[in-house]
Context: one part of a larger RNA
């Protein structure tokens, strides 16, 4: 290389965009590079095969012919496929138009309940906490009730196997800016496409730098318990942090543990969005039913699978492209390189052992 794999056994990059490369719809014509056919030259000898001959035979040797040398070069021819050149097409892709759906993103403003704190009023001996307690708070008047104020964080109900987003993720309301998808039209472009080594961008939480902010919660830390001990679980406190702005970090069980795109292959049922049709109607952005497309679930046929399971949202049947795997440990290590302020990230062995 051929070959086998990647949900859970080793193995899908966290996600997207995209360079090179690889692959590529339909039709007509040209060309003949790949491809195919014929011929010529060449492709040393020995070795191999067949016939004949020579040693008494064989091995061996000689000779004639064939084959091998899977190739290379030249000449002539074929034109289906691929490539190339030119023209066309519309189903892939994109654009345009239309009315809807949505926690998609960014900014500005507004609001709501609760916790905490402060002030005032009422009020008196406990409160708090637990399995039980204690630490803790309280006659300098707590807990509790009422009124007013401050401040930060969050966004109950609605809420749903619901929706949106490439993923991370996104949930009070209004406005502004902005992105994508579905449906419908089939008007425009006319293969403009798929994937994507390198590369770039985005990327939860924690962490880092600078400046703000700090109500609640809370690593570390300090107490109280528990216990043989208790550097924990439980309780009382509590600082980073959690929040905002600007900039780093670049990792997660970043999970559907399932790469992306396309085609094909029984059904049933529910949900969300849009469209078509019918009926009802309180005439509304209404209700019910049938149906098309897209999405999200459940059950399940064939098939697949070691099984669990999967099953038109495939892990079925195929095609294109990329990534990755090759016993366990050593080792998400060492070394080197590279990125980072650091923490560390990425890349990534071997000895040895079993």
């Nucleotide at each position: 290389u051929u070959g086998g794999g990647c949900u859970u056994a080793a193995a899908g990059c966290g996600u997207u965009c995209g360079u090179a490369g690889u692959c590529g719809g339909u039709u007509c014509a040209g060309c003949c590079a790949g491809u195919c056919c014929u011929c010529u030259g060449u492709g040393a000898a020995a070795u191999c095969c067949a016939g004949c001959a020579g040693c008494u035979u064989a091995a061996c040797u000689g000779u004639u012919g064939g084959g091998c040398g899977u190739g290379c070069a030249g000449a002539g021819g074929a034109u289906a496929c691929u490539a190339c050149u030119g023209g066309g097409c519309u189903u892939g892709a994109g654009g345009c138009c239309g009315g809807g759906a949505g926690a998609g993103g960014a900014g500005u403003g507004a609001g709501g309940u609760a916790u905490u704190c402060c002030a005032g009023g009422g009020g008196u001996a406990g409160c708090g906490g637990u399995g039980a307690a204690a630490u803790g708070c309280g006659g300098u008047g707590a807990u509790c009730c009422c009124u007013g104020g401050a401040g930060g964080a969050c966004c109950a109900c609605c809420u749903g196997u619901g929706g949106c987003g490439a993923a991370g993720g996104c949930g009070u309301c209004a406005c502004u800016c902005u992105a994508g998808a579905a449906c419908g039209g089939g008007c425009c472009u006319g293969a403009c496409g798929a994937u994507g080594a390198g590369g770039a961008a985005c990327g939860a939480a924690a962490g880092c730098u600078a400046g703000g902010g700090g109500a609640g919660c809370a690593a570390a830390c300090c107490g109280g318990a528990u216990u043989a001990g208790a550097u924990a679980c439980c309780c009382g406190g509590g600082u980073a942090g959690u929040c905002c702005u600007a900039g780093c970090c670049g990792u997660a069980a970043a999970c559907g543990a399932u790469g992306c795109g396309g085609a094909c292959u029984g059904a049933g049922u529910a949900u969300u969005g849009c469209g078509g049709g019918a009926g009802c109607c309180u005439c509304g952005u209404g209700c019910u039913c049938c149906u098309g497309c897209a999405c999200u679930g459940c059950u399940g046929u064939a098939g697949g699978g070691a099984a669990a399971c999967u099953g038109u949202c495939a892990a079925g049947u195929c095609c294109g492209c990329c990534g990755c795997c090759u016993g366990g440990g050593g080792a998400c290590u060492a070394u080197g390189g590279u990125c980072g302020c650091a923490a560390g990230g990425c890349u990534g062995a071997a000895a040895c052992u079993u």
Molecule: small-subunit ribosomal RNA, central domain
Organism: metagenome